[in-house]
RNA sequence: GGGCCUAUAGUCCAAUGGUAGAAUGGGGCGUUUGCAACGCCCAGAUCCGGGUUCGAUUCCCGGUGGGUCCA
Numbered sequence: 001g002g003g004c005c006u007a008u009a010g011u012c013c014a015a016u017g018g019u020a021g022a023a024u025g026g027g028g029c030g031u032u033u034g035c036a037a038c039g040c041c042c043a044g045a046u047c048c049g050g051g052u053u054c055g056a057u058u059c060c061c062g063g064u065g066g067g068u069c070c071a
Base pairs, nucleotide, nucleotide: 001070002069003068004067005066006065007064010024011023013021018054026042027041028040029039030038047063048062049061050060051059
């Protein structure tokens, strides 16, 4: 320098173009003499800029970061 893959809660992963969901972590409450475990509830995210579309996490283009292969 070139090809390919990838980017979503603090972390790890889902989501066939139509209200972004789970696990874990965090907070509150219940239970306990107390802690843990357990139950209920709450908050929390689409890398950036464009394009297509009535509508984009999703499709297209460019950029940036990461991974991999070639040189």

Transfer RNA from a Candidatus Woesearchaeota archaeon, 71 nucleotides, folded computationally. Its mean pLDDT, the model's own confidence on a scale to 100, is 82. Rfam family: tRNA. Rfam classes the family as a transfer RNA. Taxonomically the source falls in Candidatus Woesearchaeota (Archaea, Nanobdellati).